[in-house]
RNA sequence: GCACGGGUGGCCAAAUCCGGUAAGGCGUACGGUUGCAGCCCGUAAGAUUGCGGGUUCAAAUCCCGCCCCGUGCU
Repeated sequence: GCACGGGUGGCCAAAUCCGGUAAGGCGUACGGUUGCAGCCCGUAAGAUUGCGGGUUCAAAUCCCGCCCCGUGCU
C1' cells in the first nucleotide's frame, strides 16, 4: 500500500442482511429480604451507535471521506 472483519451506556453484547421506539447480561444507585453482609427479588438512572459529510419524511443501518483495533497479502 491492497483486501477482509470490527468500533454501540462504566464493561460485555444484540438490532445492520430488509432504514421506522437502540434488546439483554454484568456493574452502579435505591428499596425489599437479612442480626449485618452476600445470594435472591423489585425499581431506577446511564447511549446524540469511532469522527465529519451526503441521501431520505426518517440513518446504528444506505453512500462518500477520515481515524483507531485485528487478520491476511505484497